The prediction has a mean pLDDT of 88. The part of an RNA shown here (small-subunit ribosomal RNA, central domain) has 350 nucleotides and comes from Candelabrum cocksii.
Context: one part of a larger RNA
RNA sequence: UUGGGCGUAAAGGGUCCGUAGGCGGUUAUGUUAGUCGUAUGUGAAAGCACCAGGCUCAACCUGGGACCCGCAUACGAAACGGCAUGACUAGAGAGCGAGAGAGGUGAAUGGAACUCAUGGUGUAGGGGUGAAAUCCGUUGAUAUCAUGGGGAACACCAAAUGCGAAGGCAAUUCACUGGCUCGUUUCUGACGCUGAGGGACGAAACCCUGGGUAGCGAAUGGGAUUAGAUACCCCAGUAGUCCAGGGCCUAAACGAUGCAUACUAGCUUUAUGAGGAAUCGACCCCUUGUGAGGCGAAGCUAACGCGUUAAGUAUGCCGCCUGGGGAGUACGGCCGCAAGGCUAAAACUC
Repeated sequence: UUGGGCGUAAAGGGUCCGUAGGCGGUUAUGUUAGUCGUAUGUGAAAGCACCAGGCUCAACCUGGGACCCGCAUACGAAACGGCAUGACUAGAGAGCGAGAGAGGUGAAUGGAACUCAUGGUGUAGGGGUGAAAUCCGUUGAUAUCAUGGGGAACACCAAAUGCGAAGGCAAUUCACUGGCUCGUUUCUGACGCUGAGGGACGAAACCCUGGGUAGCGAAUGGGAUUAGAUACCCCAGUAGUCCAGGGCCUAAACGAUGCAUACUAGCUUUAUGAGGAAUCGACCCCUUGUGAGGCGAAGCUAACGCGUUAAGUAUGCCGCCUGGGGAGUACGGCCGCAAGGCUAAAACUC
């Protein structure tokens, strides 16, 4: 609880869809419990404020109007808002024609590297470190060649790039599939914006069931280091990392910046459309749209900085903040197999 705020000081919900609600384009007619006007009634007196008066002044007292910003009734107004009916196309959506993309799901395939097995060559070392050792190796390692198996990830392209609501998405091909942009102005005719509850999605880790396990690697064992070394370094290595199904629902889930709409100098880079001019054609050039960056007028900001992708100027709607600690804790409730999550105080203290 008025107000003032939310990039970094406390504060934007992880993201989207959407219910109620709030808000809502142009125009005509009608109507009106909002709105506006007039009248009447009522709104006790005292008090407060103002003007005048009475006690020598004042306090105090008396009188007057004002005020009580409200409510009720009646009549009137129709600009705004509501309601009803009709019309419109600038918002929104659909159609048609194009376009880009690591958007999603499933399947198949590929090469490099790694590792394992078998065989060949070959012999005494290899590996590792600051230096070593644990470790591997004459039952033949390391190195090298060949064949076969396996799992995981996809170098270069690669970019300030692209796509997605966010989380996120990168080998290739195919199948299925979501969204976006441009052009046209063919159709619908306000169908819109936001969104408490609600629903869906939501990295990693973790949990359950079944599979898989090359490399890496919490835990663990060993070797070092050290005063010690439950570490940093080294040798091994289980869970996990991978797949299928189910759960968990958190994050510096960040642009630490909610969504939508309109308006307000430019310059430059880049991605992707359309048009023009030019050309044999393409490039270059000009115009115009949609995104992604850099720099900057005005303006804003405590400063840093932001600046047509606003943190500028405005409107609509939602979420959130109100000194530090206690504490994102206790209790209760809801959810979860658990881990825990969501909601969320107080005493006390500075």
About this RNA:
The full RNA is in RNAcentral, with records from SILVA. Its Rfam family is "Bacterial small subunit ribosomal RNA". Rfam links the family to the GO terms structural constituent of ribosome and ribosome.